A computed fold for a 110-nucleotide RNA from a Thermoanaerobaculia bacterium, annotated as c-di-GMP-I riboswitch aptamer.
It was read from a public genome assembly, where an Rfam model found it.
The coordinates come from a structure-prediction model, not an experiment, and the mean pLDDT is 83.
RNA sequence: CAUCGACCAGGGCAUACCUGGGGAAACCCAGGGACGCAAAGCCACGGGUCCUUGCUUUCUCCGCGACGGCUUUCCCCACACGGAGAAUCCAAGAUCGCCGGGUUGCCGAA
Numbered sequence: 001c002a003u004c005g006a007c008c009a010g011g012g013c014a015u016a017c018c019u020g021g022g023g024a025a026a027c028c029c030a031g032g033g034a035c036g037c038a039a040a041g042c043c044a045c046g047g048g049u050c051c052u053u054g055c056u057u058u059c060u061c062c063g064c065g066a067c068g069g070c071u072u073u074c075c076c077c078a079c080a081c082g083g084a085g086a087a088u089c090c091a092a093g094a095u096c097g098c099c100g101g102g103u104u105g106c107c108g109a110a
Base pairs, nucleotide, nucleotide: 004108005107012037013036017032018031019030020029021028022027035097041103042102043101045100046099047098048095049094050093054090057087058086059085060084061083062082063081068076069075
């Protein structure tokens, strides 16, 4: 120096959950709390995952209802339009305690 994580020292961080605050949400901040962590420090760079205020496309349902049909006070019904919902493209967002990468760093045996 590289890899590695046994021992030791000083310590550090903080899962679930709770309280308060921010956000549309994912989630974040502060306090409490510790499941764990040797990078659970930092950087959203690649992948993953998550969210849905914008947007593309498609589908479903409802409304309307031409032509036409029909068992004719009724019912069925294309396109367009309006409304609702779902999926999806893009953009934006979240997560570094999902993985990889970059970068900095405490201790020191094999």